[in-house]
RNA sequence: CCACGAUAAAGGCAAACACGUCGAAAGGCGUGGGCGCAAAACCACGGGCCUACAGCUCUUCUGAGCCACGGUAGCCGGGUUGCCGAA
Numbered sequence: 001c002c003a004c005g006a007u008a009a010a011g012g013c014a015a016a017c018a019c020g021u022c023g024a025a026a027g028g029c030g031u032g033g034g035c036g037c038a039a040a041a042c043c044a045c046g047g048g049c050c051u052a053c054a055g056c057u058c059u060u061c062u063g064a065g066c067c068a069c070g071g072u073a074g075c076c077g078g079g080u081u082g083c084c085g086a087a
Stems, first nucleotide, its partner, number of pairs: 004085002012037002017032006035074001041080003045077003048072003055066004
């Protein structure tokens, strides 16, 4: 340096849930919390998944269907950066 990842050290992040807040929703953010995580740091590039306001189509006028331009990096792959050092 490239791999690799320990019942190591020093630190870090934070699921469910509760409250607040933004959002049409999915979901995000803040505080508490702590299931887990060696990239659970960053990027929606490919696939998956979630949502469907607007739009389009239909309609018995009440709804139904389609749709990502919205999300998810803690679903997988890929890219970028990074702490420590036993085997």

Predicted 3D model of an 87-nucleotide RNA (c-di-GMP-I riboswitch aptamer) from a Bacillota bacterium. Taxonomically the source falls in Bacillota (Bacteria, Bacillati). The model forms 95% of the base pairs in the Rfam consensus.